Notes: c-di-GMP-I riboswitch aptamer from a Thermodesulfovibrionia bacterium, 79 nucleotides, folded computationally. The coordinates come from a structure-prediction model, not an experiment, and the mean pLDDT is 83. Lineage of the source: Bacteria > Pseudomonadati > Nitrospirota > Thermodesulfovibrionia. It was read from a public genome assembly, where an Rfam model found it. Its Rfam family is "c-di-GMP-I riboswitch aptamer". Rfam links the family to the GO term cyclic-di-GMP binding.
[in-house]
RNA sequence: GCCCGACAAAGCCAAACCCUCCGUGAGAAGGGGACGGAAAGCGGCGGGUCUUAGGAGUAAAGAUGGCCGGGCUGCCGAA
Numbered sequence: 001g002c003c004c005g006a007c008a009a010a011g012c013c014a015a016a017c018c019c020u021c022c023g024u025g026a027g028a029a030g031g032g033g034a035c036g037g038a039a040a041g042c043g044g045c046g047g048g049u050c051u052u053a054g055g056a057g058u059a060a061a062g063a064u065g066g067c068c069g070g071g072c073u074g075c076c077g078a079a
Base pairs, nucleotide, nucleotide: 004077005076012037013036017032018031019030020029022027035066041072042071045069046068047067048064049063050062051061052060
């Protein structure tokens, strides 16, 4: 250095829910709050799911990174 991930150490992030606010909506942002997380850091490339959205068909735009894959970067150093 790489792989790997500990009853280690210093820390970090923050589910549901509540309040405010934005959005037609899925959902996002801020505050509170912790279910959890070794990348729950970043990024919509591929897939899935959700929304627009309605009777059918075809397709699109958006959301979700804490649904999965893969990409980039990062703390520590036991076995």